RNAcentral holds the sequence, with entries from MGnify.
This is a predicted structure of a 102-nucleotide RNA (SAM riboswitch aptamer (S box leader)) from a marine sediment metagenome.
The prediction has a mean pLDDT of 84.
[in-house]
């Protein structure tokens, strides 16, 4: 960069010791009943990958291996259209980002 997904799903224990949810801003939450981070074991998914079958961008099945992932929708809003005249909600794209996979 290009493409797919992002409302599901899954924590215990140790070291550690004051932050954390990705940037800003605004909210809203976790956190001394123990944050981040790193280390063991678990486990969740099934993108790579194997299986099997079809009018092959598809369905069903599997979990040894690469990777990810284990609060809250990517925790929620920021731009811009619609439902409204408006504030406020709400839905839809979007931008930004995260994980693959080239």
């Nucleotide at each position: 960069c290009u493409c797919a997904u992002c409302a599901c799903g899954a924590g215990c224990g140790g070291u550690g010791g004051a932050g954390g949810g990705a940037c800003u801003c605004g909210g809203c939450c976790c956190g001394a009943u123990g944050a981040a981070a790193c280390c063991g074991c678990g486990g969740c998914a099934a993108c790579c990958c194997c299986c099997a079958g079809a009018g092959c961008g598809c369905u069903g099945g599997g979990a040894c291996g690469g990777u990810g992932c284990c609060a809250a929708a990517u925790c929620c809003g920021a731009c811009a259209g619609a439902g409204u005249g408006a504030a406020u909600c709400u839905c839809u794209g979007g931008a930004a980002g995260a994980u693959g996979a080239g």